[in-house]
RNA sequence: GUCCCAGUAGUUCAGCUGGAUAGAAUGCUAGCCUCCGACGCUAGAGAUCGCGUGUUCAAAUCACGCCUGGGACA
Numbered sequence: 001g002u003c004c005c006a007g008u009a010g011u012u013c014a015g016c017u018g019g020a021u022a023g024a025a026u027g028c029u030a031g032c033c034u035c036c037g038a039c040g041c042u043a044g045a046g047a048u049c050g051c052g053u054g055u056u057c058a059a060a061u062c063a064c065g066c067c068u069g070g071g072a073c074a
Base pairs, nucleotide, nucleotide: 001073002072003071004070005069006068007067010026011025012024013023019057028044029043030042031041032040050066051065052064053063054062
């Protein structure tokens, strides 16, 4: 330098043949339980989907550019 993959709650990931409330597990907070804690149960908070522009009635999803990480080739 060229090409490929990944980037979505604190963490690990799903969703990516566009359809409008963005989910799961774990962690966190509160309550129940207990002498206290753990386990268990219930509820809650938490992500404008890496950034920007465009396409569209509508974008996490499509196109282009950029950034970060990983890989292949030279």
The RNA shown here (transfer RNA) has 74 nucleotides and comes from an uncultured Bacilli bacterium. Its Rfam family is "tRNA". Rfam links the family to the GO term triplet codon-amino acid adaptor activity. Its mean pLDDT, the model's own confidence on a scale to 100, is 82.